Source information: The RNA shown here (transfer RNA) has 73 nucleotides and comes from a Minisyncoccota bacterium. Rfam family: tRNA. It is annotated as a transfer RNA. Lineage of the source: Bacteria > Bacillati > Minisyncoccota. The RNAcentral record of the sequence draws on ENA.

């Protein structure tokens, strides 16, 4: 400069040909234990990077932009 991947919860990724967004660890309380780890129960915590477009409805499709990452040069 050109091509491809990606961009969702504090990390880390899931979301099946669009239909009100999950899961593991983390984080809280609780329950359990003489106390602690382990362990079970609950729960909190998201403008789905941003603008536009199609659509009755868009994380999902399309266009542009911005970041991460790999290739060629």
């Nucleotide at each position: 400069g050109c091509c491809g991947c990606u961009g969702u919860a504090g990390c880390u990724c899931a979301g099946c040909u669009g239909g009100u967004a999950g899961a593991g660890c983390g984080c809280c309380a609780c329950c359990a234990u003489g106390g602690u780890a382990a362990g079970g129960u609950g729960g909190a915590g998201g403008u789905c990077c941003c603008c536009g477009g199609u659509u009755c409805a868009a994380u999902c499709c399309c266009g542009g932009g911005c970041g991460g990452u790999g290739g060629c040069u």